């Protein structure tokens, strides 16, 4: 150095999760890589950390170490947006009340604010009036019998003369009914442009007189005082999405090394 048969070791790796820890299946990234049983309140094992059986390559394009590159993930870190508990301030909003009078806006020399005086407005009696009720008056109407009155007809009584009770109609009337302009009496009250007395009363309203320039506080603005808690504002904690810094694991890839044993030649 060349043939040949071997052995190591390879035949996929990684994140997050999960686990005392490792490996696996389940999710995800890389990208194409031998089959089969086995397995999430799982399965195998234990730092030589899947376990059983089969199969291929094979000391190198495949193996092992070290760098570089970095897909993707994890953790902090800050930004934003959401939805959530609280909180309670003015220094936001919204409101309530106060106080002022810059400013608007009204109002007053046809007299404002103040001030003296009547009147009304309140409440009590009394009177008139109107309504309404109730008696009282007028008139009508009213009783088969058990109201009055006159009773035809019939009835009774009587020796006679002459007596009696009465139906029916008429007539009259009680109780009751109806109607009635006014007058009359007596009640009532959510009665009255009404009269008389007396109270009360400073709060409207209005006459009058005196004064002689302000008044109000509607909306702004200023100041204080309460209230609320959708919002905004503070504070928690939770989610997504963004970026960025830090850190961590790293897949594909590049690039350097490094690696045996037998026989023959």
């Nucleotide at each position: 150095c060349c043939g040949u048969a071997c052995u190591a070791g390879a035949u996929g790796g990684g994140g997050a999760g999960g686990u005392a820890g490792c490996g696996g299946u389940g999710c995800c990234c890389u990208g194409u890589a031998c089959c089969c049983g086995c397995a999430a309140u799982c399965c195998g094992c234990u730092a030589g950390a899947g376990c059983g059986g089969g199969g291929u390559c094979g000391a190198a394009u495949u193996c092992c170490u070290g760098c570089c590159c970095g897909c993707g993930g994890g953790u902090c870190u800050g930004g934003u947006u959401u939805g959530u508990g609280g909180g309670g301030u003015c220094c936001g909003g919204c409101u309530c009340c106060u106080g002022u009078a810059a400013g608007g806006a009204g109002u007053g020399u046809u007299g404002a604010c103040g001030g003296u005086u009547g009147g009304g407005u309140c409440u009590u009696g009394c009177g008139c009036g109107a309504c309404g009720g109730a008696g009282a008056c007028u008139u009508u109407u009213g009783a088969a019998c058990c109201g009055u009155g006159u009773c035809a007809g019939g009835u009774c009584c009587u020796g006679g003369c002459g007596g009696a009770a009465g139906c029916a109609g008429c007539a009259c009337u009680a109780a009751g009914g109806a109607a009635g302009a006014c007058c009359c009496u007596c009640c009532g009250g959510g009665u009255g442009c009404c009269g008389c007395a007396a109270g009360g009363g400073c709060g409207c309203c209005u006459g009058a007189c005196c004064c002689g320039a302000g008044c109000c506080a509607c909306c702004u603005g200023c100041a204080g005082g309460g209230g609320u808690a959708a919002c905004g504002c503070c504070c928690g904690g939770a989610a997504g999405c963004c970026a960025u810094u830090a850190u961590u694991c790293a897949a594909c890839g590049g690039c350097a090394g490094g690696u045996g044993u037998g026989c023959g030649g």
Molecule: Bacterial large signal recognition particle RNA
Organism: Desulfotomaculum copahuensis